[in-house]
Context: one part of a larger RNA
Order: sequence, then C1' cells, then structure tokens
RNA sequence: UUUGGCGUAAAGAGUUCGUAGGCGGUUGCCUAAGUCUGGUGUUAAAGCCCGGAGCUCAACUCCGGCAUGGCAUUGGAAACUGGGCAGCUAGAGUGUGGUAGAGGUAUCGGGAAUUCCUGGUGUAGCGGUGAGAUGCGUAGAUAUCAGGAGGAACACCGGUGGCGAAAGCGCGAUACUGGGCCAUAACUGACGCUGAGGAACGAAAGCUAGGGGAGCGAAAGGGAUUAGAUACCCCUGUAGUCCUAGCCGUAAACGAUGGAUACUAGGUGUUGGAGGAUUCGACCCCUUCAGUGCCGUAGCUAACGCGAUAAGUAUCCCGCCUGGGGAGUACGACCGCAAGGUUGAAACUC
Repeated sequence: UUUGGCGUAAAGAGUUCGUAGGCGGUUGCCUAAGUCUGGUGUUAAAGCCCGGAGCUCAACUCCGGCAUGGCAUUGGAAACUGGGCAGCUAGAGUGUGGUAGAGGUAUCGGGAAUUCCUGGUGUAGCGGUGAGAUGCGUAGAUAUCAGGAGGAACACCGGUGGCGAAAGCGCGAUACUGGGCCAUAACUGACGCUGAGGAACGAAAGCUAGGGGAGCGAAAGGGAUUAGAUACCCCUGUAGUCCUAGCCGUAAACGAUGGAUACUAGGUGUUGGAGGAUUCGACCCCUUCAGUGCCGUAGCUAACGCGAUAAGUAUCCCGCCUGGGGAGUACGACCGCAAGGUUGAAACUC
C1' cells in the first nucleotide's frame, strides 16, 4: 500500500460555519496533461529465470535468450478524466405570493403558590416519622382573615405536538431579528458536496467581580436508625441555584447511528402546506410536498433488531478503531485565574 470495520463487540469528532485539498450535472467545439497505441534509444558486466553445451554427474564453467515492465524521446487516437471557449436548466441560489412555530435578544406587564413582616380572630398545641426525637409554641405558635414585602418558577392548554445546527426553547404583550415549509417558475446559470488545520456556539457543575437571595439545598450542626452509620429518614442550614459582565469547554453532549445525493413493496397515526372532488360551510374522501411516530416486504445483521427518518443498494468527502489491564495515566507541548482541559505513550502484566 492493498484489504476489514465503527447502533449494542474497539471505533462517528457535542454542533455548525468554513480555508487548503478531494470529489462533482448537461450539450457542442478546441486541446492533448492524464489515458490508449506504434517507432527509436536506454535499462553495464556478473548474478536471478528460461533453453542448450563442457568437465564421467553435480556443484562449477561457458553460449544463447527474452516476454513483460521502467525511463527518455518521437509519431498517432480522442471515448473517458483534466484544461480552454461557448451554451443549457433537472443541482444550487435569487425573486414573487402565502404559511406554522416554547427559534433568538431586549423591555414592560400578570396571576396562583411558598416564605417573611404588620394587624385582627382564637387557644394549646404544631410539625415530623415506620415509630419517634431534635425543632417551633403561653414572650400566644399551628389554624384562619385582611394588608404589605421579596425572590424564583410559570398549573390547566400540553400532545411518541412544534421550533432550533447542537446545547436547548413553554405565563402575556410589544420592539428588533434568524431559519424553515408550501405554491409559482420571473431571474442567475453548476455558483455544488465534503471539509485536514482554523473559527464560532456549546447542559450542569465550577471560577472571577458586582448585585440578589423566597423556595430548594452540596458542606456543616443536631435528632433518629444501627453492632457501627462519616449514609438512606427527620430538624436546621452555608456555598450554590437567580441577574449582569467575563472565564471554563466538558457530559450516557445518545438515535450510544458523521454529512451529502440517488434508487428500492406496502399499511397506519399525527403536524404544517398545496391541489382536486363534494358541500351552504367545516369534516369525511382522492392526489401531492415537507416533517414526526408505529408496523412491516425485499434486503441487511452474530443476534437483538434496522427496514424510504435504513443498520438496504451505490457514489463522494471527513472523523475514528486494531486484545484486557497499566491509562485517558506519565512526560512534553498548548490552553486556563484555578479546578482542570486538549493532545497522549512506555515498562510491566494477563
């Protein structure tokens, strides 16, 4: 290098954008770099290989010989790849008309509930558990009514419903703003796909500074349980959870399934469109596009299962794997305030 793989056995980067590179629709003409084909030169001798000869054989020695291939050079071919020119519209994009949505950012507003404060009523318990105790309460609690404060989260609707590249997104209104889908076919005319490096985004926890702090609650204290109980249960409770600005860059970041394109039985639900038929109209019904579920044919699979949302059939590009432990460790480098992250071995051992 060829070759084999990556849902669960080792293996898809957390996600996207994008540089180089790789790959790339359709028609005509030109070119001749790749490609194919002919000629010439060269590819030293020895050795190898094939055929033969000589030492009685062999080893050994001698003679002859390429096929093919490589390189260079020179003719030719033009289907394919590449290059140039001119076109095309099925890919891609733009326009126009619609449309659904917890997509994003900011501001303003709302009600329920918990807690706390003030006042009223009221009296001996409350709370908690398997049972209790710690705890709260005659300095008047719990309960109940009225008023007030503050923070966080938004019941019902709510749905294998929707949106987003992923992380993720759910009270209402407003402003700004991204993307999608459908219809149309007016415009551009291959402008495309992937993407080493690189860049941006990236749950929770954690970190820095300043705020905030209702509830919950690592740590911590106490009460129980227990042989013990550094736990599970209970009473408290700090950081944190929230906001602003900035770091961190990791997750079972999961569909444990990279992206793009094409093709390959059906059935059934649901979301958003378009068309048809029918109707007073909405449904129901038929066709179709885009999503999202279930079942299933062929096929695939070690099996489980997957099955037009493929793990089927193919092409292109990237990432990754190569026995278990040692180890995602050591060392080095880079990044980080730190915590640590990224990259990532070996000895030894089975």